A computed fold for a 72-nucleotide RNA from a Patescibacteria group bacterium, annotated as transfer RNA. Taxonomically the source falls in Bacteria candidate phyla (Bacteria). Rfam family: tRNA. The family's RNA type in Rfam is transfer RNA.
RNA sequence: GCCCUCAUAGUGAAACGGAUAUCACGACAGUCUUCGGAACUGUCAGUAGAGGUUCGAAUCCUCUUGAGGGCA
Numbered sequence: 001g002c003c004c005u006c007a008u009a010g011u012g013a014a015a016c017g018g019a020u021a022u023c024a025c026g027a028c029a030g031u032c033u034u035c036g037g038a039a040c041u042g043u044c045a046g047u048a049g050a051g052g053u054u055c056g057a058a059u060c061c062u063c064u065u066g067a068g069g070g071c072a
Base pairs, nucleotide, nucleotide: 001071002070003069004068005067006066007065010025011024012023013022018055026044027043028042029041030040031039048064049063050062051061052060
C1' cells in the first nucleotide's frame, strides 16, 4: 500500500429493511431478614462519527475513525 471481518446499555451477547431495539450479568431503590446474602418487584443505561438510498435503516451503500486478521 491492497483486501477481508468487526464496532449495539458499565460488561457479554441477540435483533428478516417494519412493534416502545431484547436477554443475561451489573448498578441503584424497595419488599423480605436481627444484619448480610439469596429471592422477588421496580428503575438506570445503548446502535462508533458524518452523509446517502428507502414510506421506513442497528440492518443496505459511501467516506471517516477505531480494533482484529490476511497478502505484499